[in-house]
Context: one part of a larger RNA
């Protein structure tokens, strides 16, 4: 290599754009490179395969043919599959029209809540737990109530509902912007698919300047609890948590643990957007198409779990990945980073 895999055994890359690259619809015409037939030359000896022979046989030696999947040229086929032309419209893509949506940048505005500060009422407790203390309060505390400041978050609506690649995204309003669905006709003409590198986005933490800083809170301090409690409960609390940068890092159970694209294979029953129709014609109901998103279920698969038109079922392209456990996602190099680290990545030795 052949073979055989990736939902839970080892195995889908976080996720997107896209280079090379591999693969690509229908129809005709040339061309004959691939492919395919045939013919010519080689394709040395020794071996191997057959035939007959020679040592008494065999091992082993001789002669003679085959074989030699290959290479080279010629002539011939032309179905595919390259190459060139030309054509079509159903793959892709535009145009116009319409609703839907927490998609994303930005700016500016809203209450409600915690804290804090000023006041006014008012008195002995208030908080906290299993149950306490550590805390706070006679220097007025909690409690209320008026009035302010100042951070962050967005109750209800909220729903296997919505929108995004994927991280994710929810108060409310204006600008700026991507996408995707639907319906009715025009247009291009194969413009497509995946896609090594590459580039870019890319939760929370963490780190670099420089704001903020109400709440929460690793670390830390004290009370507890315990046999001890570096904890699980309590009272505190600092980094962080929020905003600013063309900033940095680049990893998750970044999960549907399920790569992307296409075709195809009984059904039932929500749901969310938009579209036809039939009845009423008022709301609505019912039946149909199309996109998404949930459930259940045959067929087939599956070691079984369970998947089951949104497949893990049947095929096709392309891509990433796996080959016993541990040692180890470690060492060493290399590449990147400010660091922390990430990436790529092994043996030795053991079972």
């Nucleotide at each position: 290599c052949u073979g055989g895999g990736c939902g839970u055994a080892a195995a889908g890359g976080g996720c997107g754009c896209g280079u090379a690259g591999g693969c690509g619809g229908c129809c005709c015409u040339g061309u004959a490179a691939g492919u395919c037939u045939g013919g010519u030359g080689u394709g040395a000896a020794a071996g191997u395969c057959c035939a007959c022979g020679g040592c008494u046989c065999a091992a082993c030696c001789g002669u003679g043919g085959a074989a030699g999947u290959g290479c080279a040229u010629c002539a011939g086929a032309u179905a595919c599959u390259g190459c060139a032309g030309g054509g079509c419209u159903u793959g892709a893509g535009u145009a116009u029209c319409g609703g839907a949506g927490g998609g994303g940048a930005a700016a500016g505005u809203g209450g409600a809540a915690u804290u804090c500060c000023a006041g006014g009422u008012g008195u002995a407790g208030a908080g906290g737990u299993g149950a306490a203390a550590u805390u706070c309060g006679u220097a007025g505390a909690u409690a209320u109530c008026u009035g302010g400041a100042g951070g962050a978050a967005c109750a209800c609506c909220u729903g296997u509902g919505g929108c995004g690649a994927a991280g994710g995204c929810g108060a409310c309003u204006u600008u700026c912007u991507g996408g995707a669905c639907g319906a009715a006709u025009a247009c291009u003409g194969a413009c497509g698919c995946u896609g090594a590198g590459g580039c870019g986005c890319g939760a929370a933490a963490g780190c670099g300047u420089g704001g903020g800083g109400a709440g929460c809170a690793a670390a830390c301090a004290g009370g507890a609890u315990u046999a001890g409690a570096u904890a699980c409960c309590c009272u505190g609390g600092u980094a962080g948590u929020c905003c600013a940068c063309a900033g940095c890092u680049g990893u998750a159970a970044a999960c549907g643990a399920u790569g992307u694209a296409c075709a195809c294979u009984a059904g039932a029953u929500g749901u969310a957007g938009g579209g036809g129709g039939u009845g009423u014609u008022g709301a609505c109901c019912c039946c149909u198409c199309c996109u998404g998103u949930g459930u259940c279920g045959g067929a087939g698969c599956u070691a079984a779990c369970g998947c089951a038109u949104u497949a893990a079922g049947u095929g096709u392209a392309c891509c990433g990945c796996c080959u016993g456990g541990g040692g180890a996602g470690u060492a060493c190099g290399g590449u990147c980073g400010c660091a922390a680290g990430a990436u790529u990545a092994a043996a030795a030795c053991u079972c």